[in-house]
RNA sequence: CAAAAUCUUCAGGGCAAGGUGAAAUUCCUGACCGGCGGUGAUGGCGAUCCAAUCGUCUUUAGCCCGCGACUCGUUGACCGUAACGGUCGGCGACUGAUCUGGUGCAAAUCCAGAGCCGACGGUAAAGUCCGGAUGGAAGAAGAUUUGA
Repeated sequence: CAAAAUCUUCAGGGCAAGGUGAAAUUCCUGACCGGCGGUGAUGGCGAUCCAAUCGUCUUUAGCCCGCGACUCGUUGACCGUAACGGUCGGCGACUGAUCUGGUGCAAAUCCAGAGCCGACGGUAAAGUCCGGAUGGAAGAAGAUUUGA
């Protein structure tokens, strides 16, 4: 300090106030929320007299690119049933939503404005309640070992 292995820890927020109703945080007015990595604008440090520039670390997006969760299909192992199945893993499918103006070399990330989006099951129809979930996970940090 590239790289590899093993292990540990961490890893999601949100209906105020009111209306209708027998009943709604689900409808209506309105309120609120935004996982992870990336991306030329943030701020350092070094080279240089300074700047430009280069190197390096760091740094901005719910709707730009990609990923995860959910759901579905399929398949392997194991477990189980009278039958339906269950657990873990592999593969595949599915996977929402943005524009306008401004600044600038550069921004769909900044500033201003106006919009839009949000799995499944339950229940008066749910991004926000309850549940699967004291789960899983993109990934983040760290430890140990190996190694150049």